[in-house]
RNA sequence: GCCGCCUUAGCUCAGUUGGCAGAGCAACAGUUUUGUAAACUGUAGGUCCGCGGUUCGAGCCCGCGAGGCGGCU
Numbered sequence: 001g002c003c004g005c006c007u008u009a010g011c012u013c014a015g016u017u018g019g020c021a022g023a024g025c026a027a028c029a030g031u032u033u034u035g036u037a038a039a040c041u042g043u044a045g046g047u048c049c050g051c052g053g054u055u056c057g058a059g060c061c062c063g064c065g066a067g068g069c070g071g072c073u
Stems, first nucleotide, its partner, number of pairs: 001072007010025004019056001027043005049065005
């Protein structure tokens, strides 16, 4: 220098064919307990890496960047 893949909640990751943003763990509150843990119930938490484009509508499609990983030279 060229090519490919990844980036979504605090963490690990789903998100199908473009139409509501989700799960587990963690956190918080409650129930239970003499108390803690465990268990159960509930709650909160997101500029979907950035900018631009396409579209009535973009996490998803296209372009240009950023970061990470891998391959080739």